[in-house]
This is a predicted structure of a 481-nucleotide part of an RNA (small-subunit ribosomal RNA, 5' domain) from Phacus triquetrus. Its Rfam family is "Bacterial small subunit ribosomal RNA". RNAcentral holds the full RNA, with entries from Greengenes.
Context: one part of a larger RNA
RNA sequence: GGAUGAACGCUGGAGGUAUGCUUAACACAUGCAAGUCGAACGGUCUUUUGACAGUGGCGGACGGGUGAGUAACACGUAAGUUAUCUACAUUCAGGAGAGGAAUAACAAAUGGAAACGUUUGCUAAUACCUCGUAGUUCUCAAUUGUGAGAUAAAGAAACAUGUUUUCGCCUGGAUAUGAGCUUGCGGCUGAUUAGCUAGUUGGUGGGGUAAUGGCCUACAAAGGCUUUGAUCAGUAGCUGUUUUGAGAGGAAGAACAGCCACACUGGGACUGAGACACGGAACAGACUCCUACGGGAGGCAGCAGUGAGGAAUUUUUGGCAAUGGGCGUCAGCCUGACCAAGCAACACCUCGUGAGGGAUGAAGGCUUUUGGGUCGUAAACCUCUUUUCUCAUUGAAGAAAGACUGACGGUAUUUGAGGAAUAAGCAUCGGCUAACUUCGUGCCAGCAGCCGCGGUAAUACGAGGGAUGCAAGCGUUAUCC
Repeated sequence: GGAUGAACGCUGGAGGUAUGCUUAACACAUGCAAGUCGAACGGUCUUUUGACAGUGGCGGACGGGUGAGUAACACGUAAGUUAUCUACAUUCAGGAGAGGAAUAACAAAUGGAAACGUUUGCUAAUACCUCGUAGUUCUCAAUUGUGAGAUAAAGAAACAUGUUUUCGCCUGGAUAUGAGCUUGCGGCUGAUUAGCUAGUUGGUGGGGUAAUGGCCUACAAAGGCUUUGAUCAGUAGCUGUUUUGAGAGGAAGAACAGCCACACUGGGACUGAGACACGGAACAGACUCCUACGGGAGGCAGCAGUGAGGAAUUUUUGGCAAUGGGCGUCAGCCUGACCAAGCAACACCUCGUGAGGGAUGAAGGCUUUUGGGUCGUAAACCUCUUUUCUCAUUGAAGAAAGACUGACGGUAUUUGAGGAAUAAGCAUCGGCUAACUUCGUGCCAGCAGCCGCGGUAAUACGAGGGAUGCAAGCGUUAUCC
C1' cells in the first nucleotide's frame, strides 16, 4: 500500500447493487415451513353441490439449514463398470381372462386423567390373494439349431353407448436422467511418534448384495504395510474460486456454484425405484414439559423470533404476481424454496451539500517588531440554477401469441410549483510524513507505530488560531499478503 461476513470511537444527506451469529453442532416460548388426489373406494353430514375423517395412490430421499465429525477414493482430476440399479418422463413390441377371502371407516359394548386403545358385528376398492395365459424376461442344462422350469395385470371418466376417445394397469427392449462400486495421480503438521497388522494379507467352498470385494463365514496357508515416513498424535469439510503479489509464490475457503457429511446423543432397522430418512417409526441415554403418579409428550444446524455466550451480526413483515417444485385430466390446492418489502454507512459504485460576480480587503477571532499580517472572495451584497428536498400531476414494463391474473406499489418514471433552500465531518501537523504558531503546564499532567518528547522560552503534553490529508465518512484495533 492492498484486502475483510469485521468490531470500536466521533460524525452522518440521497440513490443503486450486494452482504449481515466468524462465538455456544448452547437451550429454545409462539406462529408458519409438505402436502395433494372424490376422474381409485365405501361411508357420514349437508343438500345437489360442497365439506369431513378413513382405506388407497403419488410425494414427504427434492427443495431449505449447518460444518460437528472426517486426513478418507471424503474431495479434485482422469479412467473403468463384460461387476450394477434407476420411480416419474420419452419411445418401440406385446398383453390386460376367471375367481376368492378379508379389513379400516361405521355400529354396539368397554378401558384410560390423558396419550391412546380393546372386543364383537357389517362393508368397498386401482388394497390383498388364488387359478389360467407367456416370450425378445429370468433360472438351469446344453453350447449351430435347442430343451426343461419360473414369474404378470386394474380399473376409472366422458359422451355419439361403441370393435369410441382419454387417463391409467402388466411384461420386455431402448433412450434420458440420477445413483452405487473400483482404480491411477494430486493437495496439512509433528520422528521429543519407528515399527504396525490375526479378518490382518491372499486362496478355496458357502452366504450376502442391484453389483465387485474378507462384505460375512468355514477351512487350510503366512502373508500385508513401512524412513519415497507406515502406525500414532494434532489440526481440518474438499473444490471452482477469493485475496495479495510484476510474477513465482503466500494466505483464505463468508456470499454464489459443485460434491461430501450431519439432523438432541448412540447404535440398529422397516417401508420404498431411491433413506438406514432434519419437521417418519422402534430402542437406549441426557435434558425440558404434562400427569389423576398408573403413564405420556418433545427435538429451530428450516423462516422469523427468545434467552445465553460474545467486540459483534436484521422483521415473530407481504405474496404465491413471476421462476421453480409436489399432487391433480382439469379447475385448483400447498410451497418461510422463491419473489419482494423492512432494519444496519457493513461493503462497493454514483450524486449532492450550490454556481458566477463581489475589496471598504467590513465586523470579529488569532497574531504582532504595534507598522502590519492572517482567516479571506471567505462573508455581506448582486445575478442564476434546482441534482437533492417539500407539495401536487402522470404513471408503467415485469403477464407466459386472444381474455383474466401484480405481492412489490400509486413504487420506478413523467410534468409542474416553491425556495439556496434540507445536507460536513474526522484524523493529523518533531523526523519517517503533507502540514506552525501563541498560551497553559513544568520529568507533573500526559503523548508514543519506531526513534523518542515533558525537569520554566515544549513546532512532540492540553487548549486557541492557522495549516495539511481524506471525505459521508474519517481514525483506531484485529487478521492476511